[in-house]
């Protein structure tokens, strides 16, 4: 970096260095931030995608599938729904203007596989 599939309203922070930004590239909104942002390091936690281990069930078997447990290993993650909207289709309300809500698309993130 390509493509495929799955998931994305749950969950989980302390310390050190640093010093003004950050929350998706953009626009708008709304937030976080000198009571210390990004980034880096250490430790800890969360979670359970992959691997390992264990239990139960089914197939009928060196195994495969399903459910559950566990958390050792590989990742991930630790403000707010992926913070919200943007494009399309509906429902409701309204029509001078402002909306509410459901679904989808696009984009993005993560995992597993793949080029």
């Nucleotide at each position: 970096a390509u493509c495929u599939u799955a998931u994305c309203a749950a969950g989980a922070a302390a310390g050190g260095c640093a010093g003004a930004g950050g929350g998706u590239a953009a626009u708008g909104g709304c937030c976080c931030g000198u009571u210390g942002a990004a980034g880096c390091c250490u430790u800890g936690a969360c979670a359970a995608c992959c691997u390992c281990u264990c239990u139960c069930c089914g197939c009928a078997u060196u195994g495969c599938g399903g459910a559950g447990a566990a958390a050792a290993g590989g990742u991930g993650c630790c403000a707010a729904a992926u913070c919200c909207a943007u494009c399309c289709c509906g429902a409701c309300a309204g029509u001078a203007u402002c909306g509410u809500u459901g679904g989808g698309a696009c984009a993005g993130a993560u995992a597993a596989g793949u080029c």
Molecule: SAM riboswitch aptamer (S box leader)
Organism: Bacteroidota bacterium